[in-house]
A computed fold for a 350-nucleotide part of an RNA from a metagenome, annotated as small-subunit ribosomal RNA, central domain. The coordinates come from a structure-prediction model, not an experiment, and the mean pLDDT is 85. RNAcentral holds the full RNA, with entries from SILVA.
Context: one part of a larger RNA
RNA sequence: CUGGGCUUAAAGGGUGCGUAGGCGGCGCGAAAAGUUGGGUGUGAAAUACCUCGGCUCAACCGAGGAACUGCGCCCAAAACUAUCGUGCUCGAGGAAGAUAGAGGUGAGCGGAACUUACGGUGGAGCGGUGAAAUGCGUUGAUAUCGUAAGGAACACCCGUGGCGAAAGCGGCUCACUGGGUCUUUUCUGACGCUGAUGCACGAAAGCUAGGGGAGCAAAGGGGAUUAGAUACCCUGGUAGUCCACGCUGUAAACGUUGGGCGCUAGGUGUGGGGGUCUUCCACGAUCCCCGUGCCGGAGCUAACGCAUUAAGCGCCCCGCCUGGGGAGUACGGCCGCAAGGCUAAAACUC
Numbered sequence: 001c002u003g004g005g006c007u008u009a010a011a012g013g014g015u016g017c018g019u020a021g022g023c024g025g026c027g028c029g030a031a032a033a034g035u036u037g038g039g040u041g042u043g044a045a046a047u048a049c050c051u052c053g054g055c056u057c058a059a060c061c062g063a064g065g066a067a068c069u070g071c072g073c074c075c076a077a078a079a080c081u082a083u084c085g086u087g088c089u090c091g092a093g094g095a096a097g098a099u100a101g102a103g104g105u106g107a108g109c110g111g112a113a114c115u116u117a118c119g120g121u122g123g124a125g126c127g128g129u130g131a132a133a134u135g136c137g138u139u140g141a142u143a144u145c146g147u148a149a150g151g152a153a154c155a156c157c158c159g160u161g162g163c164g165a166a167a168g169c170g171g172c173u174c175a176c177u178g179g180g181u182c183u184u185u186u187c188u189g190a191c192g193c194u195g196a197u198g199c200a201c202g203a204a205a206g207c208u209a210g211g212g213g214a215g216c217a218a219a220g221g222g223g224a225u226u227a228g229a230u231a232c233c234c235u236g237g238u239a240g241u242c243c244a245c246g247c248u249g250u251a252a253a254c255g256u257u258g259g260g261c262g263c264u265a266g267g268u269g270u271g272g273g274g275g276u277c278u279u280c281c282a283c284g285a286u287c288c289c290c291g292u293g294c295c296g297g298a299g300c301u302a303a304c305g306c307a308u309u310a311a312g313c314g315c316c317c318c319g320c321c322u323g324g325g326g327a328g329u330a331c332g333g334c335c336g337c338a339a340g341g342c343u344a345a346a347a348c349u350c
Stems, first nucleotide, its partner, number of pairs: 004321003008303001012318001014201004021194003025088006033081002035077008049065006091191001092188004096183004103177007110154001114150008125136002162169002206247002210243002215241002221235003258317006266295012299306002323350003332343004
C1' cells in the first nucleotide's frame, strides 16, 4: 500500500463547532481539462517471449517477428466527472403562526427533615449490635414542647415520562437565553454532508489561594469480630462534599453500536403537533409528521441476538484494529502548579 474488519472476539474518537480536504440534487447551453476512439512520433541495443537458423546436441550465438501495456503531438466524440454561463425546487435555510419540555445562566422565596444554642416539662438511663463495648448522661442526657441560628438536599407528583451535542438536568417565582416539533402559504435558490489540524464544552475525584461547613464521610483514633483483622459491624471524626475565581481533561465518558442521506413486512405502548369524519364543543374514530419503548418477519450474524431508532440493502466522509505478555509502559516531544494527561516503541518471551 492492498485486503479484511470495529455491539459482545483486537478495533467508534467522551461530545460538539468548524478550517483544509474528500464527496455532492434536477434541467438547458458553451467549451473540451479528465475520459473514449483513430492517426502519428517516440519508447536505443541487449535481455525476456515466439519462429527459423549456426556450432554433432545443449549452454552459447545469428536473423526475423511480436512486445516494450508508457509518453508527446494531431484529428474526432460529448455520455459521465471537473469548469463557465443560465434556470429550477424536492435537499438545506429564512419569515409568520402555534406548541411541549428537570435545556442553560443569574436573582429571590418556601416547607419538611437534621444539627446546634437558649428556655420549659421530666428524672435515669440513652445509644448501638448477631451479641456487646467504646461513646453520651444527675454539671440533668434520651424523650417532649417553644424560640432562634445554620448549611445542604428538594419527599409525594415521578412515569422502560420529558429536555440537552455529550457530560448532564428535578421545590416555587421572576429576568435573560439556546435548541426542538407542527401548520400554512410565502421567501432564498444547492447556500449541502462529512471533517485531518484547530477551537469549545466535558461526571466524579484531585489541585491553587479565599469563603462556608448542618448532614455524610476517604485518612487517622477508639470499640468489637477474628488465629490475625492494617477489613466487613459500632462510636466519634479531618480533608472533601457546598459557594465564587482559575486549573485538571480523565471514566464501564456504554446503546461497550461515529456522522449524514436513500430504500426495505407487520403488531403494540408512550410523549409533542396537525388534518379529516361524527350537525358545533367535548369524548370518540381514522390518517399524517417528529420523538421514545417493547414484540416480531424477511434479511443479516460465529452465535447470542439486531430487526424502518438495524447489527438489513446501498452511497459519501471521518476515527480506529492487525496474536498474548512486555505496555497504554520506557525514551523523546507537547500540555499541567502538582497529581498526571496526550502522543508512543523495542529488546525479550509464549